Background
Predicted 3D model of an 88-nucleotide RNA (c-di-GMP-I riboswitch aptamer) from a Syntrophaceae bacterium. Rfam family: c-di-GMP-I riboswitch aptamer. From the family's description: GEMM was predicted in a large-scale screen for bacterial structured RNA regulatory elements. Model confidence (mean pLDDT): 84 of 100.
RNA sequence: CACGAUUCAGGGCAAACCGUCUGAAAGGGCGGGACGCAAAGUUACUGGCCUAAGUCUUGAGACAAGAUAGGGCGGCAGGACUGCCGGG
Numbered sequence: 001c002a003c004g005a006u007u008c009a010g011g012g013c014a015a016a017c018c019g020u021c022u023g024a025a026a027g028g029g030c031g032g033g034a035c036g037c038a039a040a041g042u043u044a045c046u047g048g049c050c051u052a053a054g055u056c057u058u059g060a061g062a063c064a065a066g067a068u069a070g071g072g073c074g075g076c077a078g079g080a081c082u083g084c085c086g087g088g
Base pairs, nucleotide, nucleotide: 012037013036017032018031019030020029021028022027035075041081042080043079045078046077047076048073049072050071054068055067056066057065058064
C1' cells in the first nucleotide's frame, strides 16, 4: 500500500398497541409491550406542528361554525446543558 475478515464491553431509553389514572382536548403519569434510537438524556429559547377549555366573532338556534395559547409535542428541526465507549 492492496485485498479479505472481524466490527467491542457494560448497558440505557422505549413507538404502536393493551390496561389503568388524569385532562375540556391535544396530551401526560403508572404497568405491560418493543417499532426503533449513539444522546429517543434534560431544557419550550427559535421555528414548526397539535388541541381550543376560556374569550371574541358569525348564526334564529344548536352539543353549530370560524379565529385565538396563559395549554401541549423534546420520538419534528435547530439551539443550550449534560452523559457512556473507543481513537487522536